[in-house]
RNA sequence: AGCGAUAUAGAGCCGAGUUUCAUCAUUGAUGAAAGCGGGGGACCCGAUUAGUAGGGGUGAAUUUUGCGAAACGAUUGCUAUGGUCGUAGCGUGAAUAGGGCAGCCUGGACGUGCCCGAAUCCGUCAGCUAACCUCGUAGGCGAAUGACGUCAGGAUUC
Numbered sequence: 001a002g003c004g005a006u007a008u009a010g011a012g013c014c015g016a017g018u019u020u021c022a023u024c025a026u027u028g029a030u031g032a033a034a035g036c037g038g039g040g041g042a043c044c045c046g047a048u049u050a051g052u053a054g055g056g057g058u059g060a061a062u063u064u065u066g067c068g069a070a071a072c073g074a075u076u077g078c079u080a081u082g083g084u085c086g087u088a089g090c091g092u093g094a095a096u097a098g099g100g101c102a103g104c105c106u107g108g109a110c111g112u113g114c115c116c117g118a119a120u121c122c123g124u125c126a127g128c129u130a131a132c133c134u135c136g137u138a139g140g141c142g143a144a145u146g147a148c149g150u151c152a153g154g155a156u157u158c
Base pairs, nucleotide, nucleotide: 012141013140014139018034019033020032021031022030023029024028035137036136037135038134039133040132045127054125055122056121057120058119063095064094065093066092067091068090071087072086073085074084075083076082098116099115100114101113102112104154105153106152108151109150110149111148
C1' cells in the first nucleotide's frame, strides 16, 4: 500500500408503532394524555343457497405453473413389482397481483437498477355502518469519503 473478515458507531431503512407528563426510586417499572394504527357495531345500501373442503382478521405478501418423494381414493394389469388419473398437504424452482429502496428536502416527474412477494391471529362467528364500545403503540435491519442519472420547485452555504 492492497485485499478480506470482525467490532464500534449509527447517516439512514421497513413498519401504525412516536412524543409529553406524573409517580415509584432507576437507568428501568407503572399509569395518564396527545398523535398514529386496528377491530366490533344501526337505518339505508348490499348479499341471500353458501354452510367442515368451514368462515373471518392484521399484513404488500395474492394467484398460476414445472419438478420431487410420500399419503389417500379410483382404475388397469397381475405370479409379483407396477402403470394411469384425481384429492389435500410438504419440499424445491419459474413467474405474478401487489409492495419497498436508491444519500440536503419533496404527498414530486422521467429513466435505470436492486430487493420483498412472509408470517400469524380469532375460534364456528363478524358485509357496509353514524352514535357507541374496544385493542395496539412492537419487532427487525443498518454505511464511513461513499452513495445511479436527468428535470421541477425549495432549503442551506459561498

c-di-AMP riboswitch aptamer (ydaO/yuaA leader), 158 nucleotides, folded computationally.
The model forms 96% of the base pairs in the Rfam consensus.
Rfam family: c-di-AMP riboswitch aptamer (ydaO/yuaA leader). Rfam's curators write: This family represents a conserved RNA structure found upstream of the ydaO and yuaA genes in Bacillus subtilis and related genes in other bacteria.
It was read from a public genome assembly, where an Rfam model found it.
Its mean pLDDT, the model's own confidence on a scale to 100, is 75.